[in-house]
RNA sequence: UAAUUGUUUCAGGGGUGGUGAAAUUCCACAUCGGAGGUAAAGUCCUCAACCGCAUGAAAGUGCGCUGAUUCGGUGAAAGUCCGAUACCGACGGUUAAAGUCCGGAUGAAAGAAACGUAAG
Numbered sequence: 001u002a003a004u005u006g007u008u009u010c011a012g013g014g015g016u017g018g019u020g021a022a023a024u025u026c027c028a029c030a031u032c033g034g035a036g037g038u039a040a041a042g043u044c045c046u047c048a049a050c051c052g053c054a055u056g057a058a059a060g061u062g063c064g065c066u067g068a069u070u071c072g073g074u075g076a077a078a079g080u081c082c083g084a085u086a087c088c089g090a091c092g093g094u095u096a097a098a099g100u101c102c103g104g105a106u107g108a109a110a111g112a113a114a115c116g117u118a119a120g
Base pairs, nucleotide, nucleotide: 001120005116006115007114008113009112010111015029016028017027018026030100031099032089033088034047035046036045037044042087043086051064052063053062054061055060070084071083072082073081091103092102093101
């Protein structure tokens, strides 16, 4: 110096009003954006989460599914910055249809950090 490996901690944000018998679900306006990569990204690439199938006593493992932007500018380089404009958002619940309410979830996890280990 640090391949490997252990432990611990952390690891998702967001609403008001109107109508109505009833909606934080409709309408209006507003508002939010997990992780790694890359010129700084909700919309690129990859991954996690959620959901489905198979298998299993279970934990888990394997496979699958998985939303959405353009134009202009600067620059060596930007679908990431600046200006403008548009769009998207798991599952279950609900006096009425949900990114923003309630719930699984005081969960899990991509991953991040700290402290150790120490092959070579």